A computed fold for a 115-nucleotide RNA from a Clostridiales bacterium, annotated as Guanidine-I riboswitch aptamer. Lineage of the source: Bacteria > Bacillati > Bacillota > Clostridia > Eubacteriales. The coordinates come from a structure-prediction model, not an experiment, and the mean pLDDT is 80.
This record gives sequence, structure tokens and C1' cells, in this order.
RNA sequence: AAGAAGUGUACCUAGGGUUCCACGUCCUACUAAGGGCGGUUCGGUCCAAGCGGUACAGGCCCGUACCUUAAUUUUGGGGUACAGGCUACACCGUCGGGAUAAAAGCCCAGGCGGG
Repeated sequence: AAGAAGUGUACCUAGGGUUCCACGUCCUACUAAGGGCGGUUCGGUCCAAGCGGUACAGGCCCGUACCUUAAUUUUGGGGUACAGGCUACACCGUCGGGAUAAAAGCCCAGGCGGG
């Protein structure tokens, strides 16, 4: 100076909207309900974090045991199981686009600009 491979899934949280439910309101009906509007309605369903959480899986390192193989007496290669360790860092600002009913800290995207 340049670069990203910095994992995935599930369940949550901050957050997000309004399909469905609930709630509010209006209308029609007339007691059974149907329809319009409202998220500037706490909510249930729903979506949800690279820089939030937990778990599981995956990856890497190392050790032990066993199997196998090459050389041949102690080494090298490969595999399986188990134990242990690691899986770091991530400040500020931000245009546009996409999905879904819709929006978002979702996805494009650890993008882009600055430090």
C1' cells in the first nucleotide's frame, strides 16, 4: 500500500410495520353479524440485527486412543472417536434499490464516504 475468507441454523431482544386478530370510530343491519376508515392503537400473529443475546452445528489448533498406509523400529501421510483451546475486531455519517400486507437495525451490504 492492497485485500476479505470474518460461517450457518433455530429461538429470542432492541427495533419495525399493519396482512389476520384485537382495539377505536363510522355506516348498514337489528342482536346474529357484515362493511369502510384508523398504527398519530398498549398489544397477540408477522418481520428482525455484521458491529445485540442464547443454544446447536460448522471451521481452525493441540493432545490422547484406535484403525490404515509408506518407509522400517521409529518417523511421516490419511481416517475415526474423545478431551481441551480459539472462532478476534468492528468508531462516526449515509444516497439508492429489493422482498413481503407493509416497514425496519431485514436483504443488496462489514456496501459507500470519513476517522
Rfam family: Guanidine-I riboswitch aptamer. Gene Ontology term of the family: regulation of gene expression. About the family: This family represents a conserved RNA structure found upstream of the ykkC and yxkD genes in Bacillus subtilis and related genes in other bacteria. The function of this family is unclear although it has been suggested that it may function to switch on efflux pumps and detoxification systems in response to harmful environmental molecules.